[in-house]
Context: one part of a larger RNA
RNA sequence: GAGUUAACGCUGGCAGCGUGCAUAACACAUGCAAGUCGAACGGGACUAUCUGCGAUUACAUCAAGGGUAGUCUAGUGGCAGACGAGUGAGUAACACGUAAGAAACCUGCCCCUGUGCGGGGGAUAGCAUACCGAAAGGUGUGAUAAUACCCCAUACGAUCCUCUGACGGCAUCGUCGGAGGCUGAAAGGCCCGCAAGGGCCGCUCAGGGAGGGUCUUGCGGCCUAUCAGCUUGUUGGCGGGGUAACGGCCCACCAAGGCUAUGACGGGUACCCGGCCUGAAAGGGCGAGCGGGCACGGAGGCACUGAGACACGGGCCUCACUCCUACGGGAGGCAGCAGUGGGGAAUUUUGGACAAUGGGGGAAACCCUGAUCCAGCAACGCUGCGUGAGGGAUGAAGGUCUUCGGAUUGUAAACCUCUUUUUUGGGGGACGAAAGCCCGCAAGGGUUUGACGGUACUCCAAGAAUAAGCCACGGCUAAAUAUGUGCCAGCAGCCGCGGUAAGACAUAUGUGGCAAGCGUUACUC
Numbered sequence: 001g002a003g004u005u006a007a008c009g010c011u012g013g014c015a016g017c018g019u020g021c022a023u024a025a026c027a028c029a030u031g032c033a034a035g036u037c038g039a040a041c042g043g044g045a046c047u048a049u050c051u052g053c054g055a056u057u058a059c060a061u062c063a064a065g066g067g068u069a070g071u072c073u074a075g076u077g078g079c080a081g082a083c084g085a086g087u088g089a090g091u092a093a094c095a096c097g098u099a100a101g102a103a104a105c106c107u108g109c110c111c112c113u114g115u116g117c118g119g120g121g122g123a124u125a126g127c128a129u130a131c132c133g134a135a136a137g138g139u140g141u142g143a144u145a146a147u148a149c150c151c152c153a154u155a156c157g158a159u160c161c162u163c164u165g166a167c168g169g170c171a172u173c174g175u176c177g178g179a180g181g182c183u184g185a186a187a188g189g190c191c192c193g194c195a196a197g198g199g200c201c202g203c204u205c206a207g208g209g210a211g212g213g214u215c216u217u218g219c220g221g222c223c224u225a226u227c228a229g230c231u232u233g234u235u236g237g238c239g240g241g242g243u244a245a246c247g248g249c250c251c252a253c254c255a256a257g258g259c260u261a262u263g264a265c266g267g268g269u270a271c272c273c274g275g276c277c278u279g280a281a282a283g284g285g286c287g288a289g290c291g292g293g294c295a296c297g298g299a300g301g302c303a304c305u306g307a308g309a310c311a312c313g314g315g316c317c318u319c320a321c322u323c324c325u326a327c328g329g330g331a332g333g334c335a336g337c338a339g340u341g342g343g344g345a346a347u348u349u350u351g352g353a354c355a356a357u358g359g360g361g362g363a364a365a366c367c368c369u370g371a372u373c374c375a376g377c378a379a380c381g382c383u384g385c386g387u388g389a390g391g392g393a394u395g396a397a398g399g400u401c402u403u404c405g406g407a408u409u410g411u412a413a414a415c416c417u418c419u420u421u422u423u424u425g426g427g428g429g430a431c432g433a434a435a436g437c438c439c440g441c442a443a444g445g446g447u448u449u450g451a452c453g454g455u456a457c458u459c460c461a462a463g464a465a466u467a468a469g470c471c472a473c474g475g476c477u478a479a480a481u482a483u484g485u486g487c488c489a490g491c492a493g494c495c496g497c498g499g500u501a502a503g504a505c506a507u508a509u510g511u512g513g514c515a516a517g518c519g520u521u522a523c524u525c
Stems, first nucleotide, its partner, number of pairs: 001525004006521005013385006019378002021343001026341003030338003035079003040076002043073009054062002086296003096220007105213003110209005116203001118152004127142006158183001160181009188201005222268003229259003234256004239251003271293004275286004298319005321332004349375001351374003357371001358369004388418004398409004423462006432452001436447004469514005474495003480509005490497002
């Protein structure tokens, strides 16, 4: 000098864009953060309308039940909840980065190609009923539906086994072809149609793609030898189990290996990277925000479901803690967004909206979305603007100094002229919004939607009006005098000042520097 997720002191006008618990991965009140589909299914409730056994009847009206249309929905079922969001505790490791490999692998939704969609069955929730329990919740019996579940048929291609041919490779092997045994369907929903049939969304099997994932390997990136030896599933083999798959991943048996001064093993520290800061570079430091990867979800362990989890707002067990309890037993997990206590030098609102972008569900309308977009708070940072401009000497008054002549503050003020960025008031007022939906064969036409926000912007009016501080002035280092103090009080980054003439302390005046900031402290180069 530059930089910072900064803090502290004094001060503080505005706008735009960013950033904002670095400490206790400490504990959490409250609300919200993952739902959706009635066009998968049987019920239930409600509304409108038609009908209606009947009741009352002068008309009217009521009404068990039934039909049609619609709305809502607890439950079954499907998809989503493995994404998105948070944090950095652990981890020195194929965790990450990079470059390869998988002839050892998986892949829901999406795209392309081909095939099929036949027959049958038994349950179960909701519900009813009986009961247990303080509650959380649970049990028995009875009936019922499906795109829930099961069985059979079909299936050349696909899997496995046996026999066999050709080609290729990289040891196992790979690709193509021929002959015999095992494996699938939702037959569903909606719309048009009198029907036949057609359309849309689904379903099954097989192949391919895209995107995603899993595994293996080379190389790379911390400190420590006051850690020198480490290892028994250890190293390898054979056989098996297990997995999507290779593999001591696991198991039985066999052998005795494997690693290490090119630092094994141990200890300490630490998420890694793109990048960021600094520097002329080499290098050094860092890993906040943004993006990629990994790990974690009170601590430890476990599996289930599923294409995908060993699953933050799913489950089970143990532990610690908190809460409820009728003492028998139950409930919970903010390192999601806000917010609270605590810790700390220190870090924000219990805000608005799904209008846009994106995500989930749905045929769609639409619903959900603390992702996101916005607003609020904080000079925390960067950038921009303003606090007026021109004229104005008798160099006014006041202050300070003085050799008492004057000098300086100083064109500074007053005063005159002007402007209105800002400010205040008033008028107008956005872009971000075309998708979607409706009509149409199409071309095209019609129509709806804005949280921010009455904001930005713009026009008019008024009035210099609403807006300057902080630090320093001995040398380094730019800027000095007076008074007070008297080794006191104090200053200080280093050298050093202060003991009666202090340019170094304190105050005043003046000056220098930076400026809505200025200094100090801490850390990095």